[in-house]
RNA sequence: AGGGGAAUGGCUCAACGGUAGAGUAGUGGUCUCCAAAACCAUUGGUUGGGGGUUCAAAUCCCUCUUCCCCUG
Numbered sequence: 001a002g003g004g005g006a007a008u009g010g011c012u013c014a015a016c017g018g019u020a021g022a023g024u025a026g027u028g029g030u031c032u033c034c035a036a037a038a039c040c041a042u043u044g045g046u047u048g049g050g051g052g053u054u055c056a057a058a059u060c061c062c063u064c065u066u067c068c069c070c071u072g
Stems, first nucleotide, its partner, number of pairs: 001071007010024004018055001026042005048064005
């Protein structure tokens, strides 16, 4: 330099163009002599930044940033 992939709660990951979810973590509760485990409830998101298309974008298009892989 060229090609490909990834970026979404604190963390690991989902999500046909049509309500952003799960596990885990956090908080509260039940249980227990006390804890742990288990169970119940609950909090937490400018979907990496900017623009475009669309009635509607995490999703499609362009561009930038960071990281990973491949070719030379």

Predicted 3D model of a 72-nucleotide RNA (transfer RNA) from a Clostridiales bacterium. The coordinates come from a structure-prediction model, not an experiment, and the mean pLDDT is 83. Taxonomically the source falls in Eubacteriales (Bacteria, Bacillati, Bacillota, Clostridia). It matches the Rfam family "tRNA". It is annotated as a transfer RNA. It was read from a public genome assembly.